A computed fold for a 104-nucleotide RNA from a Bacteroidota bacterium, annotated as SAM riboswitch aptamer (S box leader).

RNA sequence: GAUUUAUAAAGAUGAGUGGAGAGAUUAGGCUCUAUGAAACUCAAGCAACCUUCUUCUAAAAGAAAGGUGCUAAUACCUAACCCAAUUUUGGGAAAUUAUAAUUU
Numbered sequence: 001g002a003u004u005u006a007u008a009a010a011g012a013u014g015a016g017u018g019g020a021g022a023g024a025u026u027a028g029g030c031u032c033u034a035u036g037a038a039a040c041u042c043a044a045g046c047a048a049c050c051u052u053c054u055u056c057u058a059a060a061a062g063a064a065a066g067g068u069g070c071u072a073a074u075a076c077c078u079a080a081c082c083c084a085a086u087u088u089u090g091g092g093a094a095a096u097u098a099u100a101a102u103u104u
Stems, first nucleotide, its partner, number of pairs: 001104002004101005013043005021032003026079004044071003049067002051064005075096001081092004
């Protein structure tokens, strides 16, 4: 890098370095940002995919937090398709992306 499966309306931030951008990509919108963006480091926290332990025939449930992940806004919203109502809105299912685990 690729494959498969699952999840993505919940949850959880301070400090230091840094110095202008950031919100995955393209476009549009919107938002955050010198009251300090990205990135890096330290500490803290959230969650419970894998993992460990306990109960149990099993299914399942509970506990822990070792490996990851995450800590503005639904994956910030929309885009092509379907449905409903109609001049614009609501809903659904995809695609894409991200993360985990499996295989390669």

The model forms 97% of the base pairs in the Rfam consensus. Its Rfam family is "SAM riboswitch aptamer (S box leader)". About the family: The SAM riboswitch is found upstream of a number of genes which code for proteins involved in methionine or cysteine biosynthesis in Gram-positive bacteria. Its family is annotated with regulation of gene expression in the Gene Ontology.